[in-house]
RNA sequence: AGUUGCCUUCGGGGCAGGGUGAGGAAGGCGAUUGCCUUCCAAUUCCCGACCGGUGGUGAUGCCUCCUCAGAGAGGACGAGCCCAUCAGCCCCAGCGGUUGAGCCGGUGAGAAUCCGGCGCCGACGGUAAAGUCCGAAUGGGAGAAGGCGCGG
Numbered sequence: 001a002g003u004u005g006c007c008u009u010c011g012g013g014g015c016a017g018g019g020u021g022a023g024g025a026a027g028g029c030g031a032u033u034g035c036c037u038u039c040c041a042a043u044u045c046c047c048g049a050c051c052g053g054u055g056g057u058g059a060u061g062c063c064u065c066c067u068c069a070g071a072g073a074g075g076a077c078g079a080g081c082c083c084a085u086c087a088g089c090c091c092c093a094g095c096g097g098u099u100g101a102g103c104c105g106g107u108g109a110g111a112a113u114c115c116g117g118c119g120c121c122g123a124c125g126g127u128a129a130a131g132u133c134c135g136a137a138u139g140g141g142a143g144a145a146g147g148c149g150c151g152g
Base pairs, nucleotide, nucleotide: 002150004149005148006147007146008145009144010143017047018046019045023040024039025038026037027036028035029034049132050131051122052121053085054084055083056082062075063074064073065072080120081119088098089097090096102118103117104116105115106114124135125134126133
């Protein structure tokens, strides 16, 4: 260094504030299932707020090395909506299927990733209709780090 075996640990964030009132409770009036008052009442509705798994890629710039210089080599950081993938869901149960969302401008030789602006998306069950609450889940997991072997 590895088309290699095993073990250990780790491995998801988020409604501040306001409005409405389905429904409920108490009381009053009326008499046939009604009206009135007060209180409670949605993280689900409305305004607004907030969040972003894992691996890859990641012009410039930054750091280091090298060079007279340029060129060159290496490194750290860096995407919810570019590629892949986990969870979830489905089935004929396997090497299966399915699985959301981005534009415009700027810089530049070059932008799907940088900077700015404006947008958009978010499984299943429960419940007043949920990305954020509760549950499945003291679960699973893409993977990450380390250790012991094998081998050299």